The prediction has a mean pLDDT of 79. Predicted 3D model of a 160-nucleotide RNA (Lysine riboswitch aptamer) from uncultured Pseudobacteroides sp. Rfam family: Lysine riboswitch aptamer. Rfam's curators write: Riboswitches are metabolite binding domains within certain messenger RNAs that serve as precision sensors for their corresponding targets. Lineage of the source: Bacteria > Bacillati > Bacillota > Oscillospiraceae > Pseudobacteroides.
[in-house]
């Protein structure tokens, strides 16, 4: 080195359609009202603004990105998922945050439930940490056997 295997929702990624977001955010138009609003956050800066900002009410028009769920296709089985580092990108500048991308760096074998945080429009779904049960997979124990205690971890485990 090569070839499996966990799984009847394996893991990830694109594409379409649909649902929900939402009759919601914004545009215009009228009424109260009267100095502020705007950028993901905060500084700055910058723009709008008494030819009327923010806010309430009201008419008319009326979205979208993330997420989701089916199917279709590719890649796969540390598939992957987080923390952490540098790295980039986001508005005009600086700090931060979210996003992307790398890593011989640390955790987690794997799926489902509960509880808490966090993220989101959401009781959906994701992430993180706890418990709890299912399960693959090895080692030691016990048994005739089917199989049961008890541990470990994927740089593991069959097989050659």
């Nucleotide at each position: 080195g090569u070839a499996g295997a966990g799984g009847u929702u394996g893991c990830a990624u694109u594409u379409u359609u649909u649902a929900a977001u939402a009759g919601u955010a914004g545009a215009c138009c009228c009424g109260c009202a009267g100095a502020a609003a705007u950028c993901c956050g905060g500084g700055g800066g910058a723009u709008u603004u008494g030819u009327g900002a923010a806010g309430c009410a009201g008419g008319c028009c009326g979205a979208a990105a993330g997420g989701a769920a089916a199917a279709a296709a590719u890649g796969c089985c540390g598939a992957a998922g987080g923390a952490a580092u540098a790295g980039u990108c986001u508005u005009c500048c600086c700090c931060g945050a979210a996003g992307c991308u790398a890593u011989a760096u640390c955790c987690u074998g794997g799926u489902u439930g509960u509880g808490c945080a966090g993220u989101u429009a959401a009781u959906a779904g994701c992430u993180g940490c706890a418990u709890a049960a299912c399960u693959g997979u090895c080692a030691u124990c016990a048994g005739u056997g089917a199989u049961g205690a008890u541990g470990g971890a994927g740089c593991g485990c069959u097989a050659u």